[in-house]
RNA sequence: UUUUUUGAGAAUUUGAUCCUAGUUCAGGGUGAACGCUAGCGGCGUGCCUAAGGUAUGCAAGUUGAACGAUUUUCCGCCAAAGCGCAAGCGGAGGCGGAUUAUAGUGGCGAACGGCUGAGUAAUACGUAGGAAUCUACCUUCAAGUAAGGGACAGCCCCGCGAAAGCGGGAUUAAUACCUUAUGUGACCGCAAGGUCAAAGAUUUAUCGCUUGAAGAUGAGCCUGCGGCCUAUCAGGUAGUUGGCGGGGUAAAUGCCCACCAAGCCUAUGACGGGUAGCCGGUCUGAGAGGACGGACGGCCAGAGGGGCACUGAGACACGGGCCUCACUCCUACGGGAGGCAGCAAUCGGGAAUCUUGCACAAUGGGCGAAAGCCUGAUGCAGCGACGCCGCGUGAAGGAUGAAGGCCUUCGGGUUGUAAACUUCUGUAAAUAGCACCGGCUAACUACGUGCCAGCAGCAGCGGUCAUACGUAGGGUGCAAGCGUUACCCGGAUUUAUUGGGCGUAAAGAGUUCUGUAGGCGGUAUUGUAAGUCAGGGGUUAAAUCCUCCAGCUCAACUGGAGAACCGCUUCUGAUACUGCAUUACUAGAGACAGUUAGGGGGCAGCGGAACUUGUGGUGGAGCAGUGAAAUGCGUUGAUAUCACAAGGAACAUCAAGGGGGAAGCCAGCUGCCUGGGACUGUUCUGACGCUGAGAGACGAAAGCGUGGGUAGCGAAACGGAUUAGAUACCCGUGUAGUCCACGCCGUAAACAAUGCCUGCUAGAUACCUGCAUUUGUGGGCGUCGAAGCUAACGCGUUAAGCAGGCCGCCUGGGGAGUACGGUCGCAAGGCUAAAACUCAAAGGAAUUGGCGGGGACCCGCACAAGCGGUGGAACAUGCUCUUUAAUUGGCUGCUAACCCAAGAACCUUACCCAGGUUUGACAUGCAGAUGCAUACUUGCUGAAAGGCAGGUAGCCUUUGAGGGUUCUGCACAGGUGUUGCAUGGCUGUCGUCAGCUCGUACCGUGAGGCGUACCCUUAAGUGGGUUAACGAGCGCAACCCCUACCGUUAGUUGUAUCACUCUAGCGGAACUGCCUUCGCAAGGCGGAGGAAGGCGGGGAAGAAGUCAAGUCAGUAUUGCCUUUAUGCCUGGGGCCAGAAGCAUGUUACAAUGGCGCGUACAGCGAGGAGCAAAGCUGCGAAGCCGAGCAAAUCUCUUAAAGCGCGUCUCAGUUCGGAUUGAAGUCUGCAAUUCGACUUCAUGAAGUUGGAAUCGCUAGUAAUCGGCGGUCAGCUACACGCCGGUGAAUACGUUCUCGGGUCUUGCACACACUGCCCGUCACGUCAGCAAAGCUGGAGCCACCUUAAGUCUCAUGAAAAUGGGCCCAAGUUGGAGCCAGUGAUGAGGAUGAAGUCGUAACAAGGUAGCCGUAGGGGAAUCUGCGGCUGGAUCACCUCCUUU
Repeated sequence: UUUUUUGAGAAUUUGAUCCUAGUUCAGGGUGAACGCUAGCGGCGUGCCUAAGGUAUGCAAGUUGAACGAUUUUCCGCCAAAGCGCAAGCGGAGGCGGAUUAUAGUGGCGAACGGCUGAGUAAUACGUAGGAAUCUACCUUCAAGUAAGGGACAGCCCCGCGAAAGCGGGAUUAAUACCUUAUGUGACCGCAAGGUCAAAGAUUUAUCGCUUGAAGAUGAGCCUGCGGCCUAUCAGGUAGUUGGCGGGGUAAAUGCCCACCAAGCCUAUGACGGGUAGCCGGUCUGAGAGGACGGACGGCCAGAGGGGCACUGAGACACGGGCCUCACUCCUACGGGAGGCAGCAAUCGGGAAUCUUGCACAAUGGGCGAAAGCCUGAUGCAGCGACGCCGCGUGAAGGAUGAAGGCCUUCGGGUUGUAAACUUCUGUAAAUAGCACCGGCUAACUACGUGCCAGCAGCAGCGGUCAUACGUAGGGUGCAAGCGUUACCCGGAUUUAUUGGGCGUAAAGAGUUCUGUAGGCGGUAUUGUAAGUCAGGGGUUAAAUCCUCCAGCUCAACUGGAGAACCGCUUCUGAUACUGCAUUACUAGAGACAGUUAGGGGGCAGCGGAACUUGUGGUGGAGCAGUGAAAUGCGUUGAUAUCACAAGGAACAUCAAGGGGGAAGCCAGCUGCCUGGGACUGUUCUGACGCUGAGAGACGAAAGCGUGGGUAGCGAAACGGAUUAGAUACCCGUGUAGUCCACGCCGUAAACAAUGCCUGCUAGAUACCUGCAUUUGUGGGCGUCGAAGCUAACGCGUUAAGCAGGCCGCCUGGGGAGUACGGUCGCAAGGCUAAAACUCAAAGGAAUUGGCGGGGACCCGCACAAGCGGUGGAACAUGCUCUUUAAUUGGCUGCUAACCCAAGAACCUUACCCAGGUUUGACAUGCAGAUGCAUACUUGCUGAAAGGCAGGUAGCCUUUGAGGGUUCUGCACAGGUGUUGCAUGGCUGUCGUCAGCUCGUACCGUGAGGCGUACCCUUAAGUGGGUUAACGAGCGCAACCCCUACCGUUAGUUGUAUCACUCUAGCGGAACUGCCUUCGCAAGGCGGAGGAAGGCGGGGAAGAAGUCAAGUCAGUAUUGCCUUUAUGCCUGGGGCCAGAAGCAUGUUACAAUGGCGCGUACAGCGAGGAGCAAAGCUGCGAAGCCGAGCAAAUCUCUUAAAGCGCGUCUCAGUUCGGAUUGAAGUCUGCAAUUCGACUUCAUGAAGUUGGAAUCGCUAGUAAUCGGCGGUCAGCUACACGCCGGUGAAUACGUUCUCGGGUCUUGCACACACUGCCCGUCACGUCAGCAAAGCUGGAGCCACCUUAAGUCUCAUGAAAAUGGGCCCAAGUUGGAGCCAGUGAUGAGGAUGAAGUCGUAACAAGGUAGCCGUAGGGGAAUCUGCGGCUGGAUCACCUCCUUU
């Protein structure tokens, strides 16, 4: 100084909870791609696919100071012919020099640089080492560089060929080649001795050359350690492992060869298969790790596929050679040429990746003495938002909060200082997009759509008010980008070393008496120093990361310095612990001796009870079986009973959650053989121990093989029942089997769903078994519980507590313990053991409910006991269905159906037909017009509504106009149109059932619990007692009304009057108050008194909630729809139809009655468009007239059943009254569809009602009449109220229905009308098997064998001819891996298919496991096992008192 310095979660299983567990999301990253968008710059980066094919250009040359030629230009010298008298001109040609260019000989380079990642799991890489090697150019040192020679290219001539090119001849130089000499040295050899060099150039100084010794650099070889998946790859290997001797190489070595030996590798994973260049590093992560290896750097490998060597210091050589194969090109068809995985470029492939650019100026490389030349290395530029970084798209002011948009509660809000506008700066330019806005996750409204269109990362959203789809406004987040997709890490402690688990969630192997490898291991001493610890040395390339400093205006980027590189190696030291070695010890373990309990195991023998069969006797009609039956057995004598005999299997009582065993399992008695345990003694050995992959052994039942045996039981099978069916449950038979011997099988809910061993951590109690006996001390087997643990349940010295050692196993559900492969088995099958695909859950424990053909307790006209009905008839009424122009609509188990409707002829009326009407029948406002108020009325037309044409009466006010009316036009009215699943309000029902909750406290991680449970009591969660609860609220009760008794006050009316009755007020009276008894109490039974007795009787009053219960057609009301109609008016029709079915009623079927005559007694009510008396008329309904009464006065209004007398006499009647005919009355505009009533006539069905079902517990049922509302009238037999007469029965709670409380099980929570299983049928998907077909990579054997090295022969050489090996190829074979495949068997999945109902409750036969057999299917049955079975009883044990 640096490091240490750094760790977030959420959604989703449920009605809710905790846990387990998976899925998904938020972060970071990329050589990316795609969509929308795009201003500038810097720095990086850019074929991840076809190591596919390539046009064109370039990418490795240089050297004349190694060499001979040819060539360009220039210079110098000599100089022929010719011209000239001469000087001289002239300049052919020659020589020499300089220079340019070209090919050739020679040298060096081309083995670097550049590209790519196919192959390669080790001939590779990383790291640390090693010895038996080479190294051109470079550096240093030592010694040399002497004398000769012959060729070959080029050039020239000739020939062949289309070309590429080749052949022959002649001639020539060298730093090319060869010979000789010398030998510092080097090499060989024990030595003697032998062998081995050189080149010059140019110029005066260098560059070269040769030999040797060193260095440096580079390279080759060997070794340790390290880094992928797979055991469904377990054995591999013949040059294989080693040796001797050769060969070969620069060098060690089976590198190669001959011979000898039989080794070598492997569970610490050989061999095989798949995948892959390795590393520095990169991304992520708190870290440990995980993933990756593009750019840059190091190494390796490759150069169209395959093989081979040559040259060289270096290659088995990307831009060299030879051969082969494939491909492409040229060709004169005879032959030739080529290799971009160099830079650009092109085609192809692909989701996808750039310019046929400039320059050698820089850095570096090759050659050269140098100048220089070459350099697609490199430096630059171009293209691409591909990435990182930086900048910008203006700054200041600016409210009338403009316009426009959007929303709106219509007031306004928001967009928003944003714009406009002013001032200023200033440029390359004064640009902004993308995604999202239900939750996770920052950000909300409107409209459209209507389970459609669509969204979606997860859970999910959308079926008419969608913050989730689409659009808009607004908002949020990033920003020249933003999103999406793909992939990696993270979150994921979801493979857990750090840092998880296995009783019930996934997970302890069936057991371990035998135990291998491995892991771990008691006490003490000494030594050693492998592990361990400390210090030092070497290395850990550079870059990267980190820190600091610095340079580009900053940053990205870059430079410098430091630290780090957690590793390996080496040296020295330490010795506590571990290891190794050594010597001791006794606490672990074992041995020995003495006791001891036991269904421990094996073999043999014996026993009695029961059973079946046989024989004989007795006997005589049934037996057997079931819910009930039947099949079956029986007069050929069963069952029953007695005697005898035979046979097989199992062992009652003792017997007990008692014992033994490793587990499976083990039970009559006796004998023999035999294993283990416990205690005591503390005598011996002296760590001999624990665990235990693989291995071995044992291992219920079922099953298999061979041979026996077979009484009972009893899969299969047959028959009988049950049933819709019944391949079942029940019954009758009954074969394998069950039994024995021997041999297989190897699985079970083989369970304590709990691996083995060791130590430690309170106790209480029952039992078994030792030793001591006195409290005790051991070993086992149960229960309850401390601490602690656990998701909870629970566990708790027999741990699921606290620790240690070792093994096995788990990682979402399904697919699946399945397929394929392997292996074991006679078979059945066992063991090992996936994937595709699919789901967002599957699961554990506990909670609250609901439910149960679970349990306990309690209640109710719930049943029972009774009375009367319904269901059969006719009629009335309502409903369904049908019909219809319409038969308006609603309501539909209880909780619809004489309900809405307390009154459909018109109206009502909502429906249908027809005719009209459009600001409207009704409301409000605005604009314009209006000498129009309003009332009455006439004519024509019409079905009416209405239309047209008139008449009469009559008209406000301050005169500006206003009000009113009418007309025209706008807003709007109107709607019984839709949604009761958008709602308010009201109502039904559970139910007048006794429940439903809250505050505080307490318990529980929590949902929740407690309170509100238990005992007693009550009509009651009514009250009392007890209690981690104490209080409180809504309900119960009471307060209100009617009624029964009494008193009192008042009184119209009734009555001749009073009394009295009555009416209307006000009071009193009943409280378990009193007595007996039971009880702790609350209270109960009984009694007295009393008009009334235990809530006196009746009513009103209906908790929290349930049924998306009912009602938009009572009214109100959101949204939607309609507006010359779905509104409004009118006439007529319909709601009253009618084969059938259902519901509620009425009247009956008769004598407890009908009919006739006589006669008695109510109460509630109603009355003015009313009730109507009396009187008269009519057989009557009624009519005429009209007293009285707005009512305790009058009227309706004679109550009826009853009672008395008479008649009918059991019949379809003197019962019953339907139906029909005729004649009438009344209401009303109107009575046909379609009213009621009257009179006469007619006189159906019906003789007490099947299965089934309803009401009622006292003034009740039953029965009898009366009144009222609605209303012109009436369908009323309905509904509501009133009084008269007036019963029967309740043992009781087993059963039916409903309800309440507690408890139990649950796979239900839309809550049993729940959930849910399998076959079959249909659609879709992925995988498996499959006769075969196709392809691929390798292997083995044989054959053939190019180039080439090596080798042999011949040869002076060149070369020729043989041989071995060998690429490619041919043939055959055994497998392996893929693809495809008619068909087959399973699997998964899919709103409303079929058959059943297997499971969840005791799921209606408890379920499940293993096994075997059967069956459309779920499944059924046998055998053994488990509780992860309810319920009842008994036994045992424990806890508390």
Molecule: small-subunit ribosomal RNA
Organism: candidate division WWE3 bacterium RIFCSPHIGHO2_02_FULL_38_14